Large-subunit ribosomal RNA, domain IV from Candidatus Uhrbacteria bacterium RIFCSPHIGHO2_01_FULL_63_20, 339 nucleotides, folded computationally. Its mean pLDDT, the model's own confidence on a scale to 100, is 86. The organism belongs to Candidatus Uhriibacteriota, within Bacteria.
Context: one part of a larger RNA
RNA sequence: CUAGCCUAAGGAACUCGGCAAAACAGUGGCCGUAACUUCGGGAUAAGGCCUGGUUUUCCCCGGGAGGGGAAGACCCGCAGCGAAAGACGUCAACCGACUGUUUACCAAAAACACAGGUCCGUGCUAAAUCGAAAGAUGAUGUAUACGGGCUGAUGCCUGGCCAGUGUCCGAACGUUAAGGAAGGGGGUCAUGAUCGCAAGAUCGGCAGCCUUCGACUGAAGCGCGGAUGAACGCCGGCGAUAACUAUAAUCGUCCUAAGGUAGCGAAAUUCCUUGACGGGUGAGUUCCGUCCUGCACGAAUGGCAUAACGAGUUGACGACUCUCUCAGGCUAGUACUCG
Numbered sequence: 001c002u003a004g005c006c007u008a009a010g011g012a013a014c015u016c017g018g019c020a021a022a023a024c025a026g027u028g029g030c031c032g033u034a035a036c037u038u039c040g041g042g043a044u045a046a047g048g049c050c051u052g053g054u055u056u057u058c059c060c061c062g063g064g065a066g067g068g069g070a071a072g073a074c075c076c077g078c079a080g081c082g083a084a085a086g087a088c089g090u091c092a093a094c095c096g097a098c099u100g101u102u103u104a105c106c107a108a109a110a111a112c113a114c115a116g117g118u119c120c121g122u123g124c125u126a127a128a129u130c131g132a133a134a135g136a137u138g139a140u141g142u143a144u145a146c147g148g149g150c151u152g153a154u155g156c157c158u159g160g161c162c163a164g165u166g167u168c169c170g171a172a173c174g175u176u177a178a179g180g181a182a183g184g185g186g187g188u189c190a191u192g193a194u195c196g197c198a199a200g201a202u203c204g205g206c207a208g209c210c211u212u213c214g215a216c217u218g219a220a221g222c223g224c225g226g227a228u229g230a231a232c233g234c235c236g237g238c239g240a241u242a243a244c245u246a247u248a249a250u251c252g253u254c255c256u257a258a259g260g261u262a263g264c265g266a267a268a269u270u271c272c273u274u275g276a277c278g279g280g281u282g283a284g285u286u287c288c289g290u291c292c293u294g295c296a297c298g299a300a301u302g303g304c305a306u307a308a309c310g311a312g313u314u315g316a317c318g319a320c321u322c323u324c325u326c327a328g329g330c331u332a333g334u335a336c337u338c339g
Base pairs, nucleotide, nucleotide: 001333002332003331004330005329006328007327009325010324013323018320028050029049030048031047036041038153052075053074054073055072056071057070058069059068060067061066076080081086088318089317090316091315092314093313094312095310096309100112101111116151117150118149119148120147121146122145128137129136130135154305155304156303157302159235160234161233164232165231166228167227168226169225170224173223174222175221179217180216183213184212185211186210187209188208192203193202194201195200236254237253238252239251240250263297264294275291276290277289278288279287
């Protein structure tokens, strides 16, 4: 050092933190059991007491075998749930309703899921998905069905803004592609004209072919008009004002699409900050209650509350202890020293 055991007095003073250990002694019986609550729970809450063997008498149930119970007497042991196995408990706060799921091998959670809520799509050859396709799933289902998004039991609720973005509806007007196309330009060029004895040169140029421009026509979309937030999202500033002071129900003004409603709030969110006050402690950057000056809460990216539940997080108390004051002793195996 590793594993295990014991220790006077104290009993968390240890430490990030009671980590580890100890203790509680048991889904046996009797008594007893709070707040809160969704009335089911909480709850084996908590907290007490009892327990072996022999024998006597009595009571209750049963047709009986038998079972259950009460009161005494006696016996044994250190010890009677005689071995093994078999809960520590309480108070308060946060998060997540719950059982469940997850990073096979550093994370089990407050993350995921969930029942419930809501929105969107889909009328069946459904939408959606896989697949060059055939085809298949959806589904041998049919809107009380199926797919997708968000939220996440339950209770009370879910405010304002449609200016931007998205989606849906509309179709008058503007804009707009390929394509079509009146017409125009260019290249080539038959016949032709001029010059020349001829060869040839020059000019002009039909049709066709090639090439180029093109009025006009031309859908969705976009512009445009409207609707829509449990769609993406957003939800102000300055100045003045009441008969102490302070504060501002009130007023003025600027800006905005509209200026944060209820509820909560130094919070898993608060920088300043160990905010201030109160509680608990001898002493408390943590914790609980309250306040509101919310750097930078806030309503299905849900708000607030919530019984039950949790190998979740935080604080406190009891019990208990070698965690510690503070070391010591013992056992086994290593290491180490000597041979």

Annotation: It matches the Rfam family "Bacterial large subunit ribosomal RNA". The family has 102 seed sequences and 51,934 matches in Rfam 15.1.